[in-house]
RNA sequence: GGGCGACUGGCGGAACUGGUAGACGCGCUAGACUCAAAAUCUGGUUCCAGCAAUGGAGUGAGGGUUCAAGUCCCUCGUUGCCCA
Numbered sequence: 001g002g003g004c005g006a007c008u009g010g011c012g013g014a015a016c017u018g019g020u021a022g023a024c025g026c027g028c029u030a031g032a033c034u035c036a037a038a039a040u041c042u043g044g045u046u047c048c049a050g051c052a053a054u055g056g057a058g059u060g061a062g063g064g065u066u067c068a069a070g071u072c073c074c075u076c077g078u079u080g081c082c083c084a
Stems, first nucleotide, its partner, number of pairs: 001083007010026003019067001027045006046057004060076005
């Protein structure tokens, strides 16, 4: 230099062929149980605004296509493998 792949909450990892995401698990946290703990069970757990109801933003970065993009196209970044 060329080819292929990956990038989504604190972490792993889903999202059906484009149909409106943060499933599930881990971790964290509050509670139950216990003399106390562990294990187990239950609730909560992206961010911002708001007293709340609720609204808005958010899939590595920036553009594009579309009524609609995590998903398709382009450029760039990081990273893995292969070729030279």